[in-house]
C1' cells in the first nucleotide's frame, strides 16, 4: 500500500429493515449472628463518529476514526 472482518449498557455479547434484549457486575430487598453464596427486583444504551437511502436504519450505502486478520 491492497483486501476482508469487527466497533451495541461498566464487561461479555444477542437482535429477518418495523426501532434494542440477555448473562455477569452495580444498587435495593430477602435469607444469615455477620459476610459470601442463593432468590426477587431496580437502574443503566446518542447502537464509534458524520452523512445518505427508506414511511421506517443497530441492520443497507458512502466517508472518517479505532482494533484485528491475510497478502505485498
Nucleotide at each position: 500500500g491492497c483486501a476482508c472482518u469487527c466497533u451495541u449498557a461498566g464487561c461479555u455479547u444477542a437482535a429477518u429493515g418495523g426501532a434494542a434484549g440477555a448473562g455477569c457486575a452495580u444498587c435495593g430487598g430477602u435469607c444469615u449472628u455477620c459476610u459470601a453464596a442463593g432468590c426477587c427486583g431496580u437502574a443503566g444504551g446518542u447502537u464509534a463518529c458524520a452523512g445518505g437511502u427508506u414511511c421506517g436504519a443497530g441492520u443497507c450505502c458512502u466517508g472518517u476514526a479505532g482494533a484485528g486478520u491475510g497478502c505485498a
Model confidence (mean pLDDT): 82 of 100. The RNA shown here (transfer RNA) has 72 nucleotides and comes from endosymbiont of Pachyrhynchus infernalis. Its Rfam family is "tRNA". The organism belongs to Candidatus Nardonella, within Bacteria.